Annotation: Bacterial RNase P class A from Phenylobacterium sp., 384 nucleotides, folded computationally. A source record names the gene rnpB. Of the family's consensus pairs, 98% are formed in the model. Its Rfam family is "Bacterial RNase P class A". Rfam classes the family as a ribozyme. The RNAcentral record of the sequence draws on ENA. Model confidence (mean pLDDT): 77 of 100.

[in-house]
RNA sequence: CCAGACGGCUGGGCGAUCGCGGCUGCCUUCGGGCGGUCGAGGAAAGUCCGGGCUCCACGACGACAUGGCGGCGGGUAACGCCCGCCGGGGGCGACCCCAGGGAUAGCGCCACAGAGAGCAGACCGCCUCGGCUGCGGCCGAGGUAAGGGUGAAAGGGUGGGGUAAGAGCCCACCGCGGACCUGGUGACAGGGACGGCACGGCAAGCCCCGCCAGGAGCAAGACCGAAUAGGGACGUUGCGCCCGCCUUGUGCGGGUAGGGCUGUCGUAGGCCCGAGACGUCCGGGUAGGUCGCGAGAACCGUCCAGCAAUGGGCGGUCCAGAGGAAUGAUCGCCGCGUCUGUUCGCAGACGAGACAGAACCCGGCUUAUAGGCCGUCUGGUCCA
Repeated sequence: CCAGACGGCUGGGCGAUCGCGGCUGCCUUCGGGCGGUCGAGGAAAGUCCGGGCUCCACGACGACAUGGCGGCGGGUAACGCCCGCCGGGGGCGACCCCAGGGAUAGCGCCACAGAGAGCAGACCGCCUCGGCUGCGGCCGAGGUAAGGGUGAAAGGGUGGGGUAAGAGCCCACCGCGGACCUGGUGACAGGGACGGCACGGCAAGCCCCGCCAGGAGCAAGACCGAAUAGGGACGUUGCGCCCGCCUUGUGCGGGUAGGGCUGUCGUAGGCCCGAGACGUCCGGGUAGGUCGCGAGAACCGUCCAGCAAUGGGCGGUCCAGAGGAAUGAUCGCCGCGUCUGUUCGCAGACGAGACAGAACCCGGCUUAUAGGCCGUCUGGUCCA
């Protein structure tokens, strides 16, 4: 210098003018005026996990159902998150990826191709025997999984011996299996014997094993609480006539006189009222208001323990709050990029500025993000 791997940071700065939200000081003629201070993010997002908090349900333990998780050890309030390690796979390498428990508990499936796909399979080939022959072979009976062919997968692999040809049939090494020994907290790794190979794959099809989970969510929930309507108690006043009931209260129900409505009047009919009105007080709910609501698993600096995630000590800081919702706009200078000029100090012109927007709070994950910066490491090339 080129190509790459991993981790982290930033994502405009200063000033002026106008404007917005919360809290607050002073003045006021109560209309307001002049100030002070604070005012979005790394994801505030998706709402996918885990918690705090609140209410509801619930005696304890267990079982069943449903959902989730799944190598080992650690971290954490907790997690499906994070760190370290193990195993498998990929890359020359830095490094990356893995739903990474169980396939002798059971069921199911294994497309196409192929002779055969599960306690397997003779299509071609190879070999033996018998028969025929036109001497090239053909037919029949058997043996054979070494070779060819199909497939994602064909019942260990390579080499040697052996055999009619073959075959773990025998042997060596590798693989595999169940024990044993050694190391490790453990996943697991290493080892020498033994076994002659028996045990195909899929659990991201059902299933089995182990572990976890009660439900709803700040419109949670708590407190205060009108006007109007309705409920209750008491007081004042009113309550024609007839009938019925029993709880005998000046209670309840039915009818009637009477009254009202149907535009007006008459007649006929229909519907409604036929006992309440006013005042005081009480209780529930609604509108509305207040709290919940930000001093916290907080942030900054530093030291200690630890490989790390993380934990602890000390010092400092106070840092939006809310309600359908403020956090903005313009200009100047600087910074950034491109081009041009240059006396190499710089000058001029043009341009870009991403993703996005708190609403109870916190820890994660995931997704979006113009541009810029830093660190560690790998492979290659060149120079000394």